[in-house]
Context: one part of a larger RNA
RNA sequence: UGACGGGGGCUCACACAAGCGGUGGAGGAUGUGGCUUAAUUCGAGCCUACGCGAAGAACCUUAUCCUGGGCUUGACAUCGACGGAUUAACCCUGGGAAACCAGGGCCACGCCCUUUUGGGUGGAACGUCGACAGGUGCUGCAUGGCUGUCGUCAGCUCGUGUCGUGAGAUGUCGGGUUAAGUCCCUUAACGAGCGAAACCCUGUCACUAGUUGCCAGCGGGUCAUGCCGGGGACUCUAGUGGGACUGCCGGUGUUAAACCGGAGGAAGGUGGGGAUGACGUCAAGCCCUCAUGGCCUUUAUGCCCAGGGCUGCACACGUCCUACAAUGGCGCGCACAAAGGGAAGCCAACCUGCGAGGGUCAGCAAAUCCCAAAAAUCGCGCCUCAGUUCGGAUUGCAGGCUGCAACUCGCCUGCAUGAAGCCGGAAUCGCUAGUAAUCGCGGGUCAGCAUACCGCGGUGAAUGUGUUCCUGAGCCUUGUACA
Numbered sequence: 001u002g003a004c005g006g007g008g009g010c011u012c013a014c015a016c017a018a019g020c021g022g023u024g025g026a027g028g029a030u031g032u033g034g035c036u037u038a039a040u041u042c043g044a045g046c047c048u049a050c051g052c053g054a055a056g057a058a059c060c061u062u063a064u065c066c067u068g069g070g071c072u073u074g075a076c077a078u079c080g081a082c083g084g085a086u087u088a089a090c091c092c093u094g095g096g097a098a099a100c101c102a103g104g105g106c107c108a109c110g111c112c113c114u115u116u117u118g119g120g121u122g123g124a125a126c127g128u129c130g131a132c133a134g135g136u137g138c139u140g141c142a143u144g145g146c147u148g149u150c151g152u153c154a155g156c157u158c159g160u161g162u163c164g165u166g167a168g169a170u171g172u173c174g175g176g177u178u179a180a181g182u183c184c185c186u187u188a189a190c191g192a193g194c195g196a197a198a199c200c201c202u203g204u205c206a207c208u209a210g211u212u213g214c215c216a217g218c219g220g221g222u223c224a225u226g227c228c229g230g231g232g233a234c235u236c237u238a239g240u241g242g243g244a245c246u247g248c249c250g251g252u253g254u255u256a257a258a259c260c261g262g263a264g265g266a267a268g269g270u271g272g273g274g275a276u277g278a279c280g281u282c283a284a285g286c287c288c289u290c291a292u293g294g295c296c297u298u299u300a301u302g303c304c305c306a307g308g309g310c311u312g313c314a315c316a317c318g319u320c321c322u323a324c325a326a327u328g329g330c331g332c333g334c335a336c337a338a339a340g341g342g343a344a345g346c347c348a349a350c351c352u353g354c355g356a357g358g359g360u361c362a363g364c365a366a367a368u369c370c371c372a373a374a375a376a377u378c379g380c381g382c383c384u385c386a387g388u389u390c391g392g393a394u395u396g397c398a399g400g401c402u403g404c405a406a407c408u409c410g411c412c413u414g415c416a417u418g419a420a421g422c423c424g425g426a427a428u429c430g431c432u433a434g435u436a437a438u439c440g441c442g443g444g445u446c447a448g449c450a451u452a453c454c455g456c457g458g459u460g461a462a463u464g465u466g467u468u469c470c471u472g473a474g475c476c477u478u479g480u481a482c483a
Base pairs, nucleotide, nucleotide: 001483002482003480004479005478007477008476009475010474011473012472013471015467016466019431020430021429022428023427026322027321028320029319030318031317032316033315034313035312042053043052065308066307067306068305069304070303071302074132078131079130080129081128082127083126090105091104092103093102094101095100109122110121111120112119113118134297135296137295138294139293143291144290145286146285147284148282150280155194156193157192158191159190160189161170162169163168174185175184176183199274200273201272202271204242205241206240207239208238209237210236214231215230218229219228220227245268248262249261250260251259252258324424328383329382330381331380332379333378340371341370342369345364346363350359351358352357390421395416396415397414398413399412400411401410437459438458439457440456441455442454443453
């Protein structure tokens, strides 16, 4: 100087408390361990691995993961030497599961010479040989790069000066204050840098613009619809600005910084959300994104192919979904979103099928058309507390779709079947407001496959102005046999 303390002081955080909803019990989905297996590819491992890499394993993907079949200058790159007008591509035949192997057929391009014929030469391709390629092989404890975490915590440093023999200290401490090393005051310090803040979106208003959006007033038309003429008021769209700054008032305070209350205001003291992550810590994670040192491999640890596996199941754990019901279930009726996507695409209407779907055919590269039905909600009716009109696992049968192909191993529909489950031990998680809870919608991946992920809106609470305790963190101080 740090680190540590079941030392002290001050302070903060859904850390506790106060509340609401869960997990732990059930069934299922998914990841992991274990077991099994010819193989169940690899990585990730307290917090910070475990719906993680994987934004989608039937083949492909896929990875010496397994079994089997093949290739050896190679699936891919560059170069050299030789061969070379027949080859290669393409077509045909045989073997084969394919890859591949064997055999056959066919035809080129540029330049020069030349009488067509033809001859010479060159390059690409091809073949042989040689350099080399290749490796998701090892080492993340050789590395770059990216990432997690402490933590959006308020810290981490530097120049000059001063103090100290020196390590180093001071500044950065102290008194206030703040979300903040934020600001003020004091001050052997004076300044500065990286962080904090300043940035973007959203909430309000004005102006500009008015189509594909809008429709108040005027006119036309329809069973009906901004449908048409028209209009720019309004909504909206999207560009430019205004607006919030402790600016104003009162109080407290040291006359300061600031705090408390109030006015006005759409918004008030950081308005809400996002992006942004200092010096560093964990030899944290990734050599399987990529790059890369070293090592290893070279008729194989490379490459191609078929089939299988990654989906195996006594069991254990994590994360979720659906429930156990009446604040509910079912039937009928009637509303109200936002944000997205669409051409190898989204697909209206119509016909058909109980349905998944099928047929046919408009519109739309989309503020125009389509996906598209929002759902919870609301109204009416039935169910009346039951393992039920709760719950939907499991299984049987019959179908549909995608795709070369749904046996291993896809999704969906109809009928039948109807399991466990009556609110969950010890323990444990999230959340402070448009939040939790609950309800649906969209997107990426994608031929097909979503209870996952990333977004969107609808309905919409309760509790807490406390810091004794648990956990983590910051500053000052103290002890130390630790570095």